Predicted 3D model of a 505-nucleotide part of an RNA (large-subunit ribosomal RNA, domain I) from Sulfuriferula sp. AH1. It matches the Rfam family "Bacterial large subunit ribosomal RNA".

[in-house]
Context: one part of a larger RNA
RNA sequence: UGCAUGUGGUGGAUGCCUUGGCGAUUACAGGCGAAGAAGGACGUUGCAGCCUGCGAAAAGCUGCGGGGAGCUGGCAAGCAAGCUUUGAUCCGCAGAUAUCCGAAUGGGGAAACCCACCCUUAGGGGUACCCUGGGCUGAAUACAUAGGCUCAGUGGGGCGAACCGGGCGAACUGAAACAUCUAAGUAGCUCGAGGAAAAGAAAUCAACCGAGAUUCCGCAAGUAGUGGCGAGCGAACGCGGAGGAGCCUGCAAGAUAUAGCACACACGUUAACAGAACCUUCUGGAAAGAUGGACCAUAGUGGGUGAUAGUCCCGUAUGUGAAAACCUGUGUGUAGAACUAAGUUUGCGACAAGUAGGGCGGGACACGAGAAAUCCUGUCUGAACAUGGGGGGACCAUCCUCCAAGGCUAAAUACUCGUAAUCGACCGAUAGUGAACCAGUACCGUGAGGGAAAGGCGAAAAGAACCCCGGGAGGGAGUGAAAUAGAUCCUGAAACCGCAUGCAU
Numbered sequence: 001u002g003c004a005u006g007u008g009g010u011g012g013a014u015g016c017c018u019u020g021g022c023g024a025u026u027a028c029a030g031g032c033g034a035a036g037a038a039g040g041a042c043g044u045u046g047c048a049g050c051c052u053g054c055g056a057a058a059a060g061c062u063g064c065g066g067g068g069a070g071c072u073g074g075c076a077a078g079c080a081a082g083c084u085u086u087g088a089u090c091c092g093c094a095g096a097u098a099u100c101c102g103a104a105u106g107g108g109g110a111a112a113c114c115c116a117c118c119c120u121u122a123g124g125g126g127u128a129c130c131c132u133g134g135g136c137u138g139a140a141u142a143c144a145u146a147g148g149c150u151c152a153g154u155g156g157g158g159c160g161a162a163c164c165g166g167g168c169g170a171a172c173u174g175a176a177a178c179a180u181c182u183a184a185g186u187a188g189c190u191c192g193a194g195g196a197a198a199a200g201a202a203a204u205c206a207a208c209c210g211a212g213a214u215u216c217c218g219c220a221a222g223u224a225g226u227g228g229c230g231a232g233c234g235a236a237c238g239c240g241g242a243g244g245a246g247c248c249u250g251c252a253a254g255a256u257a258u259a260g261c262a263c264a265c266a267c268g269u270u271a272a273c274a275g276a277a278c279c280u281u282c283u284g285g286a287a288a289g290a291u292g293g294a295c296c297a298u299a300g301u302g303g304g305u306g307a308u309a310g311u312c313c314c315g316u317a318u319g320u321g322a323a324a325a326c327c328u329g330u331g332u333g334u335a336g337a338a339c340u341a342a343g344u345u346u347g348c349g350a351c352a353a354g355u356a357g358g359g360c361g362g363g364a365c366a367c368g369a370g371a372a373a374u375c376c377u378g379u380c381u382g383a384a385c386a387u388g389g390g391g392g393g394a395c396c397a398u399c400c401u402c403c404a405a406g407g408c409u410a411a412a413u414a415c416u417c418g419u420a421a422u423c424g425a426c427c428g429a430u431a432g433u434g435a436a437c438c439a440g441u442a443c444c445g446u447g448a449g450g451g452a453a454a455g456g457c458g459a460a461a462a463g464a465a466c467c468c469c470g471g472g473a474g475g476g477a478g479u480g481a482a483a484u485a486g487a488u489c490c491u492g493a494a495a496c497c498g499c500a501u502g503c504a505u
Stems, first nucleotide, its partner, number of pairs: 001504009015490001016456002020427002022424007029416002031159002039101003042055003046079002049075003061095006070083003106115003116127004129156002131153007163194001164192005174181001178228001204211002215242005225233002246408003250348005260334007268326003272320003278293002281290002294311002296300001302314003357381008367393001388403005443450002463489001466476003
């Protein structure tokens, strides 16, 4: 030095576990905000820090209800001081307080800061802009109007995951290159709204028979078409389902519903309460295991307990329950056509013009200008008036069908930031969220932004008193079932590094 055996170190694979994720189902909720939100800064406990809670009334204050013995949140013990059957801590509902920043709104500003004015004075209150309504004024310019000032408003502003409607609108890519085309009216930006939105009661289809608003699903059908007839794009009629609902109009007057408001009642939600039935022996550190004999079950879902528990604990099935707040419904009273939809009586009035259509240029329709109807309109034009007008895929006639240029409308449909419950031939710490752990943290970057690693002693800290040597490591002793479970502590693979022994050189 090599090989072999044994025994260690290092290392953290594997096994087991799960507080965290992922994916679903059902029900609810679908908004919060000038009455100051979302999100933060700074404070706040007797004792430094972080998290949670809270706000100078600061881990809290008040009232009502629940509950019934301990409590003063967690890491996290300890000390101190207290509270509590005169009902604390805790849970629910309602209220009070709620610094500063932030739409941030008195002015400014490098967010959490600086500087003001007015009224009140013990606290305190007001002062942004826009819109709407009222009042006072008031030019060019006589009346007026614009404008100015002022008062009032539970008006707007900002935030929020997706879904929805409108506006603006790519490129990579595909066409095996590329320009029409495609990707795609997608991504992105932006405006606006709601719990859904949008659409919607035929100037619609159909075909000489008829149907009868819209939306969504299954067929029709990858059909008819369209297309450098390439790549591709791609209907409708009709049929079957889900769901089903129809209506209104201006003025004046009369009577009456509904929404709204108040009260009462009922269901539900937001705390809770009751809740059956088991013991012995054996093994073991420990019984829920084995054994022997019982019991309950509208409860043998699940979790915990020193190993695997229907009968030990929390629960579960089932039944019960609200002072207060909210949702829904019903009844009574009030109110009186009001944002927006009814009926009735009387009188008057109204049936939609720079519109339909046309020329030019674009866009949308499955349809790329094509034989191109239909819809929208930038520009130029421009009718008729129910004896009328639109459509039926150029166009004309006949025929059929409908009535534009005003408006409203539930359901079936889309989505899930969230709340509650339940489930999984989903993951099990290099997996599953980036994040099981104080993670959008540490760290990186001027910034936009990028973005980790990191779980496990034991049933219980019983976390090793005391002794020895020592700088420490350690060795005894003790705890424990176990300490090669001793605190980066379950198991403890491999690479790698030792020690002992044997053999070879």